Molecule: Lysine riboswitch aptamer
Organism: soil metagenome
RNA sequence: GUAGAGGUGCGAAAAUCAAGAGUACAUUGUGGGAGAACAGGCAGUUCUAUGAAUACAAUGGAAAGGGAAAUUCGCCGAAGUGCUGAUUUAAUGCCAAUAAUCAGUGCUGGUUCUGCAGUGAAGAAUUGCAGGACUGUCAUCAUAAGUCUGUAAGACCUUGAUGGAGUGCUAC
Numbered sequence: 001g002u003a004g005a006g007g008u009g010c011g012a013a014a015a016u017c018a019a020g021a022g023u024a025c026a027u028u029g030u031g032g033g034a035g036a037a038c039a040g041g042c043a044g045u046u047c048u049a050u051g052a053a054u055a056c057a058a059u060g061g062a063a064a065g066g067g068a069a070a071u072u073c074g075c076c077g078a079a080g081u082g083c084u085g086a087u088u089u090a091a092u093g094c095c096a097a098u099a100a101u102c103a104g105u106g107c108u109g110g111u112u113c114u115g116c117a118g119u120g121a122a123g124a125a126u127u128g129c130a131g132g133a134c135u136g137u138c139a140u141c142a143u144a145a146g147u148c149u150g151u152a153a154g155a156c157c158u159u160g161a162u163g164g165a166g167u168g169c170u171a172c
Base pairs, nucleotide, nucleotide: 001172002171003170004169007076009075010074011073012072013071016068017067025060026059027058028057029056030055035047036046037045038044040095041094042093043092079108080107081106082105083104084103085102086101087100088099109135110134111133112132113131114130115129116128117127118126119125137164138163139162140161141160142159146156147155148154149153
């Protein structure tokens, strides 16, 4: 440098389905009696005694993010995440939250379960921290039978214990 392995392996996409939810919202009515909306702050704008917010009833009634199994595609630091920086991003302006992308840097081999916290409508899922189980890989030690070389011994394979980390491991 090339090609591979771990397995409920990782990620993306549109469609379907469940949930979101009889929720938000709209109209009408009753009640209420001065505020309300533009995510947050400052300013500004708009609606409102021709009745605001809030509450109840009736009629109608969504969507997004996230999720499930299958399919397709890209892959094995796949990918995720912390910190720093840059760019873009609200529907009035500024600040700036959130979100997305890129760069640098740190951590995590993978799956799964439990507890706490965050995000979330959620007892779904996911992220972080801690603990456990299973599993792959390499190193060291031990190891039944067998195979190879064969003087001694060693190597492969099987099984077990301990330990390490993916910039690792295997083959060329």